[in-house]
RNA sequence: GCGAGCUGGAGGGCGGCCGUCGGGCCCCAAGGGGCGACCCUGGGGCCUGAGGAAGCUCCACCCACCACGCGGCCACCGUGGCGCCCGCGAGGGCGCGGGCCGAGAGGCCCGGCUCCGGCACAGAAACGGAACGCCCACGUGUCGCAUGACUGAUGAGGCGUGCUAAGUCGCCGAGGAGGCACGUGGGAACGGUGAAACGGCCGACCCACGGGGUGAAAGGGCAAGUAGGGCGCCCAUGAGCUGGCCGCGCGAGGCGCCGGGUAGCCCGAUCAGAAGGAUGCCGCCUGGAACAGAAGGUGGGCUACUACCAGCUCGC
RNA sequence: GGGGCCGUCGUCUAGCUUGGAAGGAUACCAGCCUGGGGCGCUGGCGGUCCUGGGUUCAAAUCCCAGCGGCCCCA
Repeated sequence: GCGAGCUGGAGGGCGGCCGUCGGGCCCCAAGGGGCGACCCUGGGGCCUGAGGAAGCUCCACCCACCACGCGGCCACCGUGGCGCCCGCGAGGGCGCGGGCCGAGAGGCCCGGCUCCGGCACAGAAACGGAACGCCCACGUGUCGCAUGACUGAUGAGGCGUGCUAAGUCGCCGAGGAGGCACGUGGGAACGGUGAAACGGCCGACCCACGGGGUGAAAGGGCAAGUAGGGCGCCCAUGAGCUGGCCGCGCGAGGCGCCGGGUAGCCCGAUCAGAAGGAUGCCGCCUGGAACAGAAGGUGGGCUACUACCAGCUCGC
Repeated sequence: GGGGCCGUCGUCUAGCUUGGAAGGAUACCAGCCUGGGGCGCUGGCGGUCCUGGGUUCAAAUCCCAGCGGCCCCA
């Protein structure tokens, strides 16, 4: 220097066009509507307008409503290495320890086994101690005693070592008179499996701490037309049908007040602040990318991306 | 804006609660049956359990993150 990777930072700047997006303020002149306040349309100027994650919606707080006397215990849910510091909180920073992954920089994970429960298959036995294999003694039954039961190089039988005791440790190596089944009693060590063999691992088991619910569709305010509710007054001795009077006709409602709700509107809600959701177009900066588009706000966590900068690791 | 569920042979699905080598149907292939085909019978092939990581002796299953899809309320 190049390439690959890890961690962190930072995720544009300038100018122009607005006949071409949203919002705010100001100015101009004309037209239309309205009795009027004012509204609609037009032109110009200034200011302002997406992110580090606005994403996932995993959390906390602000805020609001509902429920609720206080304390303790149990149940349920969540969290979990240790120490110090910061924060209301979710959480964060620094240092240290252990395990796993990676070649490394680095990344991920973390309470305990006293009680209760679990650890498939394989294995004698899998979480409790035993049983079983093997040996010894006794009892019962049965087969056999050389015409060979039963067994044997997958070791009969013997010797040695060892805490008396070995199919198990070492050595020799072909026979064999008792064998088999069941029961009772007694035995040191060992037992080709398995992730794990009595020491562990895990859990709705134990320990510590924390925990009311619902979310802006929370919630608050104003409030028609029409319908409905309550009260009062008038009304077949005529309500109402025309503003008044007269006549004729029809014939059961009319007026006022009160309170609740609905449509709708406003607040909540913002120096971006919309109201089915705006954030435009072009050029230059050697290259200006990639991931990605606010919907009450603030903050934390997680995830996605790397044109650029810094540190580090590996290779050439 | 708010809430819930799903992803397993080419296709449709069981298994996930309570972890232990993934089963069925259909499609496909071969054989038998038939004069031939279909139907039927028998056998076979076929799975990155959406992806990556973690916990564990062991993960389709439990936990975390991502990707994709569906449903409900407004």
Predicted 3D model of RNase P RNA and transfer RNA as a complex of 390 nucleotides. It holds a member of the Rfam family "Archaeal RNase P". From the family's description: Ribonuclease P (RNase P) is a ubiquitous endoribonuclease, found in archaea, bacteria and eukarya as well as chloroplasts and mitochondria. Its best characterised activity is the generation of mature 5'-ends of tRNAs by cleaving the 5'-leader elements of precursor-tRNAs. Cellular RNase Ps are ribonucleoproteins. RNA from bacterial RNase Ps retains its catalytic activity in the absence of the protein subunit, i.e. it is a ribozyme. Clan: RNaseP clan. Its family is annotated with tRNA processing, multimeric ribonuclease P complex and ribonuclease P activity in the Gene Ontology. The coordinates come from a structure-prediction model, not an experiment, and the mean pLDDT is 76.